[in-house]
The RNA shown here (c-di-GMP-I-GGC riboswitch aptamer) has 85 nucleotides and comes from Evansella sp. AB-P1.
RNA sequence: UUAGGAAAAGGCAAACUAAUCGAAAGUUUAGGACGCAAAGCCACAGAUCUAAGGUCAGAGGACUAUGAUAGCUGGGUUGCCUCAU
Numbered sequence: 001u002u003a004g005g006a007a008a009a010g011g012c013a014a015a016c017u018a019a020u021c022g023a024a025a026g027u028u029u030a031g032g033a034c035g036c037a038a039a040g041c042c043a044c045a046g047a048u049c050u051a052a053g054g055u056c057a058g059a060g061g062a063c064u065a066u067g068a069u070a071g072c073u074g075g076g077u078u079g080c081c082u083c084a085u
Stems, first nucleotide, its partner, number of pairs: 003082002005083001011036002016031004021026001034071001040077003044074003047069003053064004
């Protein structure tokens, strides 16, 4: 440097529940563990979710991110361990 089959130390924490902020998606905190070698961090590209506001319609509604997802994929960036390969 690469790699992650095995080990050890430590780490994170899905669903769900309660509270919290939010129009919602969802966030945060606590409990809780399905999983994770970047499940650390960054919305840059794609993807997905939402639609308050805006536009159209004027009956239902449709479109739209400036909102959100880093545990959807890629990219960027930092980083623990080391018996094999």
The sequence was found by an Rfam model in a public genome assembly.